Small-subunit ribosomal RNA, central domain from an uncultured bacterium, 350 nucleotides, folded computationally. Model confidence (mean pLDDT): 87 of 100. The RNAcentral record of the full RNA draws on ENA and SILVA.
Context: one part of a larger RNA
RNA sequence: CUGGGCGUAAAGGGUGCGUAGGCUGACUUUUAAGUCAGGCGUGAAAUCCAAUGGCUUAACCAUUGAACUGCGCUUGAAACUGGGAGUCUAGAGUUCAGAAGGGGCAGAUGGAAUUAGUGGUGUAGGGGUAAAAUCCGUAGAUAUCACUAGGAAUAUCAAAAGCGAAGGCGAUCUGCUGGGAUGAUACUGACGCUGAGGCACGAAAGCGUGGGGAGCAAACAGGAUUAGAUACCCUGGUAGUCCACGCCCUAAACGAUGCGAACUGGAUGUUGGGUGCACUUUGGCACGCAGUAUCGAAGCUAACGCGUUAAGUUCGCCGCCUGGGGAGUACGGUCGCAAGACUGAAACUC
Numbered sequence: 001c002u003g004g005g006c007g008u009a010a011a012g013g014g015u016g017c018g019u020a021g022g023c024u025g026a027c028u029u030u031u032a033a034g035u036c037a038g039g040c041g042u043g044a045a046a047u048c049c050a051a052u053g054g055c056u057u058a059a060c061c062a063u064u065g066a067a068c069u070g071c072g073c074u075u076g077a078a079a080c081u082g083g084g085a086g087u088c089u090a091g092a093g094u095u096c097a098g099a100a101g102g103g104g105c106a107g108a109u110g111g112a113a114u115u116a117g118u119g120g121u122g123u124a125g126g127g128g129u130a131a132a133a134u135c136c137g138u139a140g141a142u143a144u145c146a147c148u149a150g151g152a153a154u155a156u157c158a159a160a161a162g163c164g165a166a167g168g169c170g171a172u173c174u175g176c177u178g179g180g181a182u183g184a185u186a187c188u189g190a191c192g193c194u195g196a197g198g199c200a201c202g203a204a205a206g207c208g209u210g211g212g213g214a215g216c217a218a219a220c221a222g223g224a225u226u227a228g229a230u231a232c233c234c235u236g237g238u239a240g241u242c243c244a245c246g247c248c249c250u251a252a253a254c255g256a257u258g259c260g261a262a263c264u265g266g267a268u269g270u271u272g273g274g275u276g277c278a279c280u281u282u283g284g285c286a287c288g289c290a291g292u293a294u295c296g297a298a299g300c301u302a303a304c305g306c307g308u309u310a311a312g313u314u315c316g317c318c319g320c321c322u323g324g325g326g327a328g329u330a331c332g333g334u335c336g337c338a339a340g341a342c343u344g345a346a347a348c349u350c
Stems, first nucleotide, its partner, number of pairs: 004321003007304002012318001014201004021194003025088007033081002035077008049065006091191001092188003095184003103177007110154001115149007125136002162169002206247006215241002220236004258317006266295007274287004299306002323350003332343004
């Protein structure tokens, strides 16, 4: 390189936007770069192959042929790919309409609960566990009532439900703002798909500066348990968890399943828009579009299972894999304040 693969065996990039590149709808016409056909030239000799011949045979050698699959020039063909010109509307996009949504950012406000403080009532316990103890309490705890403070999270609604590219998003209201779906016809006229590099976003933990700190809680301390107990259980408790700004850039970042497109029986729910029918108060039935969930024909699969949301049948583009360990290590490079991240071997060994 060819070939084979990537749900679970090695293997889909965490996610998007997008540059180069690759690929790209229908029709007409033209061109002739790719493509195809013919001709001419060249393609040294030797080698290889075929036939014949020469050394007693063979190796070897000689002669002839074929071949040298290539390149150049030239004459033509025009289906396909490419180039030029023109046209179209099925892809893509714009416009309009009324709906849905925890999509994002900022501000304001609310109630429940925990904790703390102050005051009242009240008295001997409380707390915790398998059982205890550390711990709190006559300096009045626990319980209960009122008030105050502060931080964090938003019960029920809540759902196989919704939204978002992913990470993720859940009290209420207001402002700003992104995207998708449906329906309508009007418009643009292939403007498309993918995407090496690149750029942006990216849970938690962690880092820097400044705030904040109720609850929880790495580290740490004590009490238990135990042979021991640097744990599981209990009492405390600091970083952190929260906010602002700036970094970090990793996850079982999972559907362990890249994105886009086409085609291929069904059944049962559910969300949003629409159309039709009956009824017109709620509510109902049918159809089609866009999601989401379960079961399953064909088909696929090593099996499990997947099955119109494919892991079926195909097309385009990207990423990745090539026995286990050594090792996601070493070295070098890039990035980072650091932690470290990304890129990423070999010896050796089985």